[in-house]
RNA sequence: GAGAGGCGGCCGCCGAAUUCGCGAUCUCGCGGAGCCGGGGACCCACAUGUUCCUGGGGUGAAUCGGCGCGCUCCGCUUGAGCGCUCCGUAGGGCACUUCCACGCCCGAACCCGUCAGCUAACCCGGUAGGCGGCAUGGAAGCAAGGA
Numbered sequence: 001g002a003g004a005g006g007c008g009g010c011c012g013c014c015g016a017a018u019u020c021g022c023g024a025u026c027u028c029g030c031g032g033a034g035c036c037g038g039g040g041a042c043c044c045a046c047a048u049g050u051u052c053c054u055g056g057g058g059u060g061a062a063u064c065g066g067c068g069c070g071c072u073c074c075g076c077u078u079g080a081g082c083g084c085u086c087c088g089u090a091g092g093g094c095a096c097u098u099c100c101a102c103g104c105c106c107g108a109a110c111c112c113g114u115c116a117g118c119u120a121a122c123c124c125g126g127u128a129g130g131c132g133g134c135a136u137g138g139a140a141g142c143a144a145g146g147a
Stems, first nucleotide, its partner, number of pairs: 010133005018033006034127006044117001055115001056112004064088003068084006091106004096141006
């Protein structure tokens, strides 16, 4: 403000992404704590032969398929790769925690650069962004407040 919505505060959700201190004066710089990620021994794991195709790895719940359409490769057939719509799916989220039931959603994106199994010591990084405003029911646990 009629409302949609705008600004501020507060309360929450996804996520590691919070908090403190010192400087700045402006959302910045540095450092600490907390949380998160990567690299990195022994041991363990892997390890052989042939043919074909193909690099491999990381964060994350975000993997794996199917019909259809388009493009590319291929002499044809048959296939392979990539993209798009849709339908599923491993897996993940939803106001204390867990279990059960019901319902609603997500099932992305990005990074390293030929290289990395696990991994003590040790080393190196991140600490964003995006949403919501009565929050389903039962049981157990537990916390706070009140009497």
A computed fold for a 147-nucleotide RNA from Nonomuraea sp., annotated as c-di-AMP riboswitch aptamer (ydaO/yuaA leader).
Taxonomically the source falls in Nonomuraea (Bacteria, Actinomycetota, Streptosporangiales, Streptosporangiaceae).
RNAcentral holds the sequence, with entries from Rfam and Ribocentre.
Its mean pLDDT, the model's own confidence on a scale to 100, is 79.